Background
This is a predicted structure of a 107-nucleotide RNA (SAM riboswitch aptamer (S box leader)) from Oceanobacillus profundus. The prediction has a mean pLDDT of 82. It was read from a public genome assembly, where an Rfam model found it.
RNA sequence: UUCUUAUCAAGAGUCAGGGGAGGAACUGGUCCUACGAUCCUGCGGCAACCGUUACAAUGAUGUAACAAGGUGCUAAUUCCAGCAAGCAAAUGCUUGAAAGAUGAGAU
Repeated sequence: UUCUUAUCAAGAGUCAGGGGAGGAACUGGUCCUACGAUCCUGCGGCAACCGUUACAAUGAUGUAACAAGGUGCUAAUUCCAGCAAGCAAAUGCUUGAAAGAUGAGAU
């Protein structure tokens, strides 16, 4: 890089230092940002994918507890929509895809 699979409506910083212009993947919208964002470092925090323990099953696995370790996350539902279907008076609503993100496994 690619493939498979699970999850994506909840949760968590008005912190300290650095730095100085764009950032929220892409497109459109709409937001955030010199009252200093995005980003980097440190210290916190959230969560429970991998993990550990117990119980049940024992072909696969499920439930509960924990958080030392590997990741992840810490503005807005993945910020909303992009494609299709249904409903509808509607620029609206619902569902499912696609795309994206993260984990685990494989290549």
The source organism's lineage runs through Bacteria, Bacilli, Caryophanales, Bacillaceae and Oceanobacillus.